[in-house]
Context: one part of a larger RNA
Molecule: small-subunit ribosomal RNA, 3' major domain
Organism: uncultured bacterium
RNA sequence: UGCCGGGGGCCCCCACAAGCGGUGGAGCAUGUGGUUUAAUUCGACGCAACGCGAAGACCUUUCCUUGGGCUUGACAUCUGCGGAACCUGGUGGAAACACCGGGGUCCUUUCGGGAGCCGCAAGACAGGUGCUGCAUGGCUGUCGUCAGCUCGUGUCGUGAGAUGUUGGGUUAAGUCCCGCAACGAGCGCAACCCCUAUCAUUAGUUCGCCUUCGUUCAGUUGGGCACUCUAAGGAGACUGCCGGUGUCAAACCGGAGGAAGGUGGGGAUGACGUCAAGUCCUCAUGGCCCUUAUGUCCAGGGCUACACACGUGCUACAAUGGUCGGUACAAAGGGUUGCGAUCCCGUGAGGUGGAGCCAAUCCCAGAAAGCCGAUCUCAGUUCGGAUUGGAGUCUGCAACUCGACUCCAUGAAGUUGGAAUCGCUAGUAAUCGCGGAUCAGCAUGCCGCGGUGAAUACGUUCCCGGGCCUUGCACU
Numbered sequence: 001u002g003c004c005g006g007g008g009g010c011c012c013c014c015a016c017a018a019g020c021g022g023u024g025g026a027g028c029a030u031g032u033g034g035u036u037u038a039a040u041u042c043g044a045c046g047c048a049a050c051g052c053g054a055a056g057a058c059c060u061u062u063c064c065u066u067g068g069g070c071u072u073g074a075c076a077u078c079u080g081c082g083g084a085a086c087c088u089g090g091u092g093g094a095a096a097c098a099c100c101g102g103g104g105u106c107c108u109u110u111c112g113g114g115a116g117c118c119g120c121a122a123g124a125c126a127g128g129u130g131c132u133g134c135a136u137g138g139c140u141g142u143c144g145u146c147a148g149c150u151c152g153u154g155u156c157g158u159g160a161g162a163u164g165u166u167g168g169g170u171u172a173a174g175u176c177c178c179g180c181a182a183c184g185a186g187c188g189c190a191a192c193c194c195c196u197a198u199c200a201u202u203a204g205u206u207c208g209c210c211u212u213c214g215u216u217c218a219g220u221u222g223g224g225c226a227c228u229c230u231a232a233g234g235a236g237a238c239u240g241c242c243g244g245u246g247u248c249a250a251a252c253c254g255g256a257g258g259a260a261g262g263u264g265g266g267g268a269u270g271a272c273g274u275c276a277a278g279u280c281c282u283c284a285u286g287g288c289c290c291u292u293a294u295g296u297c298c299a300g301g302g303c304u305a306c307a308c309a310c311g312u313g314c315u316a317c318a319a320u321g322g323u324c325g326g327u328a329c330a331a332a333g334g335g336u337u338g339c340g341a342u343c344c345c346g347u348g349a350g351g352u353g354g355a356g357c358c359a360a361u362c363c364c365a366g367a368a369a370g371c372c373g374a375u376c377u378c379a380g381u382u383c384g385g386a387u388u389g390g391a392g393u394c395u396g397c398a399a400c401u402c403g404a405c406u407c408c409a410u411g412a413a414g415u416u417g418g419a420a421u422c423g424c425u426a427g428u429a430a431u432c433g434c435g436g437a438u439c440a441g442c443a444u445g446c447c448g449c450g451g452u453g454a455a456u457a458c459g460u461u462c463c464c465g466g467g468c469c470u471u472g473c474a475c476u
Stems, first nucleotide, its partner, number of pairs: 002475001004472002007470006015460002019424005026315008034306002042053002064301007073125001077124002079121005086103007106114003127290002130288003136284002138279003141275001143273001148187006154163003167178003193267004198235002201232004208225004238261001241255005317417001321376007333364003338357002344351002383414001388409007430452007
C1' cells in the first nucleotide's frame, strides 16, 4: 500500500420489510447427473453449468458405433499422359463403388498448340470437430451501468509511498458547490444516438377519412386533404419562472404554466481491472500427435436408452370456472423454390383449384381474454387431461427405431403442495392471445408485439451484495 474482521461510522440496491404471483407435491415437455449401452459424440459445473453451445438430431446434420470401401485422397497448387465437356444404357451391390457398353466431338494462325472440365500415374503435399483455452489472438460471461480507476507537474517522506481522490454539504453519479499544498488533465458518470409521450410545417398513394353520386351497401366511383395515419426536417423541458429552506453556494421542498417536471419512460452504450472464468468444436494460430489412418466415402444404428436424483418450464387440481351459441376491439411481423382469397369436397387435420400480391394495394388473418344469453351445482364431476386402442391427414427418397396434426374411443395422477426457495415497485406483476427467426416437416423453448390490468413500500434494526472514511492485524 492492499486484503481481511461474527471492528466502528455514513450511504445504496426487490437486499430485507410491506404486498402480489410462483417453484418445491401431480402429469407431461426439456436440459443435466447417474446408470445402461456396440455407441448412447463433445463442451459448459456456485452465483456467472443444467429450455446452455443447439435460431429447430427420422437420412443429412454427426463429430459416436457396427459393417462395407478408398489411399495424392471428399478439397488446393504443381508435373507427365490420355480424353473436349457432356448425355445415357446394362450387370453386381445396402449404398459407396466396381465392371461392361452407346451417343457426342470445343477454339485456333491446322498436323502444332490452347482454355476449361474429366480420367490415369508418380511425388512434393493435402486432410484431422485429434491434444493443450495453464502457450495464444479474437470474441464472451461476471463483479456492475457499481462509481470508480489513473496520470503530468508541484509539495511532503531516507524509502515503500502520501497528497491531489481526504474534509463540510449535495447528487442517481469522483454530480456539483465550499474549503484545503496542491494546480491541472485523462478513462469512466452525464450529454451527444435510437424508440416512445405533445404540437405545428411539408407530402396525400396503396392508408385513412369528409362530401357527392349510384345501389351490387364493398372506401366501390368522382372531387378534396381538415382529421387519423404514414415519414422527413423542426419546436418543446432548461430547476427556465414563483415561494420557502440552505453558507449571498451547490442543492432540496412546495407551486404555477404545460402533453410531459426535475435523468419524463425504455434502449444502445460496460472505465482500470478480477476470476490462469469460458471457448483450440465458429474462426485464426504456436507446439505436440495421426498419415493404407486420429484422413475420407457409404449403408444401418446411436445422440430419443431408464431403477433413479436435480434444474428450467407447460398443463392442471376448478364456479372470478367448464361447455355451447351469438357478438366486439389490436400491435408488430412475414411472403415468389413464397403467401395463397372466394367457391366446392371432408366431422376434422386437410384436399381440389388458382383470383390477387415482389405488397400502407393481395394473402397469412379467425385475435384471445372481454361482452350478451343458455347449461352444469361442488362431485375426482360436463374439473383435469396423461396413457392406451383404432382410423386418418401432411411434409419428406424414407415417419419401424424416432415427426407434427386430426377424429372416435379410453379416461391416470392431481382437491393448492414439507423444510426450503424465486420473480416483481406501474402500464410493472398477474393474465390473454398474435407474430418472427431456425425450418421440407417439427416449439410448452427463444426473440418480439399488443389487449385487460392490480396490491404494497412504516422503514433501514436484521439477511445478501456493493461504495466511501476510519480502526485492529501474527497476512501481502